[in-house]
RNA sequence: UUUUUAUAAAGAGGCGCGGAGAGACAGGCUCUAUGAACCGCCGACAACCCCCGGAAACUCCGGAACGGUGCCAAGUCCUGACCAUAUAAAAA
Numbered sequence: 001u002u003u004u005u006a007u008a009a010a011g012a013g014g015c016g017c018g019g020a021g022a023g024a025c026a027g028g029c030u031c032u033a034u035g036a037a038c039c040g041c042c043g044a045c046a047a048c049c050c051c052c053g054g055a056a057a058c059u060c061c062g063g064a065a066c067g068g069u070g071c072c073a074a075g076u077c078c079u080g081a082c083c084a085u086a087u088a089a090a091a092a
Base pairs, nucleotide, nucleotide: 001092002091003090004089005088006087007086008085013042014041015040016039021031022030023029025080026079027078028077043072045070048068049067051063052062053061054060055059076084
């Protein structure tokens, strides 16, 4: 990068660095010098993988949160395309 499956109206922010952008894309709308993005640290949220128990099935229910990811303005911000985008797990 591609494919498959699942999920996407819930939830959860401070500091440092930095110095003008950010919210995927198009249009809108919004956030931002009362400090955007990137990066770092700490913390939180969630529970996909991992782990534990049960059903008795390859799935479902419950628990846990050390570990691997994710995530912490606005319903995936709104509308459109709904396999468009994002994330997880697996495969190539």
A computed fold for a 92-nucleotide RNA from Hymenobacter psychrophilus, annotated as SAM riboswitch aptamer (S box leader). Its Rfam family is "SAM riboswitch aptamer (S box leader)". From the family's description: The SAM riboswitch is found upstream of a number of genes which code for proteins involved in methionine or cysteine biosynthesis in Gram-positive bacteria.